[in-house]
Context: one part of a larger RNA
RNA sequence: CUUUACGACGGAUACCUUGGUGUUCAGAAGCGAAGAAGGGCGUGGCUACCAACGAAAUUUUUCGGGGAAUUGGAAGCAAGUAUUGAUCCGAAAAUACCCGAAUAAGGAAACUUCAUGAACUACUUAUUGUAAAGAGAAGAAAGAGCGAACCUAGUGAAUUGAAACAUCUUAGUAACUAGAGGAAAAGAAAGCAAAAGCGAUUUCCUGAGUAGCGGCGAGCGGAACGGAAAUAGUCUAAACUUCAUAAUUUUUCAAAUAUGAAGGGUUGCGGGAUCGUUUAUAAUCAAAGUACUAUUGUUAAACGAAGCAGAUGGAAUGCUGCACCAUAGCAGGUGAAAGUCCUAUAGUUGAAAACUUAAAUACUUCAAACUAGAUCCCAAGUAGAAAGGGACACGUGAAACCCCUGUUGAAUUUGCGAGGACCACCUCGUCAGACUAAAUAUUCCUGAAUAACCGAUAGUGAACCAGUACCGUGAGGGAAAGGUGAAAAGAACCCCGGGAGGGGAGUGAAAUAGAACAUGAAAUUGUAAGUUU
Numbered sequence: 001c002u003u004u005a006c007g008a009c010g011g012a013u014a015c016c017u018u019g020g021u022g023u024u025c026a027g028a029a030g031c032g033a034a035g036a037a038g039g040g041c042g043u044g045g046c047u048a049c050c051a052a053c054g055a056a057a058u059u060u061u062u063c064g065g066g067g068a069a070u071u072g073g074a075a076g077c078a079a080g081u082a083u084u085g086a087u088c089c090g091a092a093a094a095u096a097c098c099c100g101a102a103u104a105a106g107g108a109a110a111c112u113u114c115a116u117g118a119a120c121u122a123c124u125u126a127u128u129g130u131a132a133a134g135a136g137a138a139g140a141a142a143g144a145g146c147g148a149a150c151c152u153a154g155u156g157a158a159u160u161g162a163a164a165c166a167u168c169u170u171a172g173u174a175a176c177u178a179g180a181g182g183a184a185a186a187g188a189a190a191g192c193a194a195a196a197g198c199g200a201u202u203u204c205c206u207g208a209g210u211a212g213c214g215g216c217g218a219g220c221g222g223a224a225c226g227g228a229a230a231u232a233g234u235c236u237a238a239a240c241u242u243c244a245u246a247a248u249u250u251u252u253c254a255a256a257u258a259u260g261a262a263g264g265g266u267u268g269c270g271g272g273a274u275c276g277u278u279u280a281u282a283a284u285c286a287a288a289g290u291a292c293u294a295u296u297g298u299u300a301a302a303c304g305a306a307g308c309a310g311a312u313g314g315a316a317u318g319c320u321g322c323a324c325c326a327u328a329g330c331a332g333g334u335g336a337a338a339g340u341c342c343u344a345u346a347g348u349u350g351a352a353a354a355c356u357u358a359a360a361u362a363c364u365u366c367a368a369a370c371u372a373g374a375u376c377c378c379a380a381g382u383a384g385a386a387a388g389g390g391a392c393a394c395g396u397g398a399a400a401c402c403c404c405u406g407u408u409g410a411a412u413u414u415g416c417g418a419g420g421a422c423c424a425c426c427u428c429g430u431c432a433g434a435c436u437a438a439a440u441a442u443u444c445c446u447g448a449a450u451a452a453c454c455g456a457u458a459g460u461g462a463a464c465c466a467g468u469a470c471c472g473u474g475a476g477g478g479a480a481a482g483g484u485g486a487a488a489a490g491a492a493c494c495c496c497g498g499g500a501g502g503g504g505a506g507u508g509a510a511a512u513a514g515a516a517c518a519u520g521a522a523a524u525u526g527u528a529a530g531u532u533u
């Protein structure tokens, strides 16, 4: 050096799973000045940590469930509790220190101070004030802060692609900001269409990578029709009438004007008012609102079928033999693999309390049609225009339609707008006010189910006291670390040793399962023997 044997070291491999990951269904979609989210500090007989709780502190009360143990993880010692029903589970209450929006003032969060206070904003009332400004006062208690995504709006990049780069693209994306809801937004045609018609919005499929746009480069990219999901429609302004108030004008009466309230009215075969006419004046249907519960479900639970023997073994659920149940052969556990051992499962039953669902019922509100076409009304610094921008799939183009800026600036139904320049004809609609469920989007969270998902270098960063230890002034970065055994039965006692460690003895199926603990590869390494030098 090499081979073999037995070891050491090491922790791969296979096995396992407390933890993760994806998906589906259902619920819930908020919490907060009645002080949140998140923390600090405390609370136990002994108590460092975690969890729980809050000076009423490891808990208190009430009402249900449940039925034998119990004083959390977590052993031990001590002392207790419990069939006069504890511990435990559910519902409703009580208490809830300090900080934190933090709000009496201050502050270097969890502290200080004295005057013991809701600071600020919005609101109400009166006062002051020329005043609609402001101020202080009193009242009342609406807002604020936090939260994962989804949503709307405002501001708005660059890397990148164009094989460079500037228009363009990335992209109205990321990011920041504001705001709202359980969804949001949109929404009842100044719409589509095309000689035929449709009839609010939203979402999906299709149309279609089509028509188009484009340094016609890179690329960007529709709409209608058609088919589905879901369906729901309404209210004002004005004309006109009445009432109230205010001040002004006319010498007074009264009228006009302005503001407010009530009625009226809401549309495109244009509608309404006004002037007339008819029916009805109160019931039915329908709709809306209010009240009220039946009912449904959720939050504890309860009942719940059927197997024994033999051999092996440490142990039977495996094997052999003969049985049984099944609206239950999902699953987990039990000393090896269990329909019939345990927990469950199918099925059935169940709520004092809280929430949920709200049908039915009761009450209230709500009339309809016609003639005539003279008069009045039908949303104004608006529509539109020219200029500059934006957004539309559409880069200024022949560029409509839509939105914004400053400048101008109409008409009132014989009106006005649109149909992709513009004009005519024709057709469609009725701007300049507002509301509106469902179909759609999402998942911080709760429950149930599921997986040709992972199985400890994987799967979350985190299976383990992990956003921890540690690093950084800070923003921030960020680990490693699972497995004794069925049961601690965790090795009494003896021996060597200062101890560590070991040898006996004992436990166990096994101790080469001995806590540095299941399996125990390789590199590395020890001893022994053989061979070679």
Base pairs, nucleotide, nucleotide: 002530003529004528005527006526007525008524015483016482019454020453021451022450023449024448025447026446027445028443029442030146031145038099039098040097041054042053043052045077046076049073050072051058060093061092062091063090064089065088069081070080071079104113105112106111114117120143121142123139124138125137127135128134150181151179152178153177154176155175161168165215191198192197202229203228204227205226212220213219233435234434235433236379240263241262242261243260244259245258246257248256249255250254268413270378271377272376273375276370277369278368279367287365288364289363290362291361297355298354299353301349302348303347307322308321309320310319323340324339325329331343332342333341384408385407387405388404389403390402394420415430416429417428418427419426470477471476490517493504494503495502496501
Large-subunit ribosomal RNA, domain I from Takayama helix, 533 nucleotides, folded computationally. RNAcentral holds the full RNA, with entries from ENA. Model confidence (mean pLDDT): 82 of 100. Its Rfam family is "Bacterial large subunit ribosomal RNA". The organism belongs to Takayama, within Eukaryota. It is recorded under the gene name rnl.